[in-house]
This record gives sequence, C1' cells and structure tokens, in this order.
RNA sequence: CUUAUCAAGAAAGACGGAGGGAUAAGGCCCUACGAAGUCUUGGCAACCUCCGCCUUAGGCGGAAAGGUGCCAAAUCCUACCAUCAGCCAAAAGCUGAUGGAACGAUAAG
Repeated sequence: CUUAUCAAGAAAGACGGAGGGAUAAGGCCCUACGAAGUCUUGGCAACCUCCGCCUUAGGCGGAAAGGUGCCAAAUCCUACCAUCAGCCAAAAGCUGAUGGAACGAUAAG
C1' cells in the first nucleotide's frame, strides 16, 4: 500500500501499586472490592491452516494440532459529509436518528 472483518464470543491466579479506555478534545465509563504492565494457566474466535461437497473464480459445511489475534462497554460514543426529525417566527445554532467517510485495530498478501 491492497483486500477482508470490526453491535457476536471468551477470565482466573501470581507479581505489581495508580492509573486506564490508541492519539489531542468533549462525553460517558472502568479502577485500592486493585489501573497499566509482566508471567502462568484457561478460554473465545476461525484470518492463515486442514478435511469434505459443489463445474471455475469462488461458495457452503466441518475440525482446532500449528502461526497470529482476542477475552468491560459497537472501533465505548462524538468529531467530517449527506438525509430526516425536533427546539426556534425564521435563519443561524443546538439536539437526536439513520447511512457513509476518515482515523484506528486485526489478519492475509
């Protein structure tokens, strides 16, 4: 950089000792009934992998030994764009809903 996925799922113990939820901001949360981090064990999932079926690209179903990943909350939510609705006499503005994008994460190349 490209492609795919991201509302499902899955935690105990030991050490540690105050932060953490990616970054800056706002919100909202988690946290001395013990944060981050490290280790052990366990688990989840099925990207790579393996097996079977289907005419190919590919799709569907199954497995979990190995390589990753993951185990609070939708990528925790918002921000940018579009549409719609509400407040307001109207515009501006604010709020909300839906969809998309961006950022980010993971895998494979």
This is a predicted structure of a 109-nucleotide RNA (SAM riboswitch aptamer (S box leader)) from a marine sediment metagenome.
Its Rfam family is "SAM riboswitch aptamer (S box leader)". Rfam describes the family as follows. The SAM riboswitch is found upstream of a number of genes which code for proteins involved in methionine or cysteine biosynthesis in Gram-positive bacteria.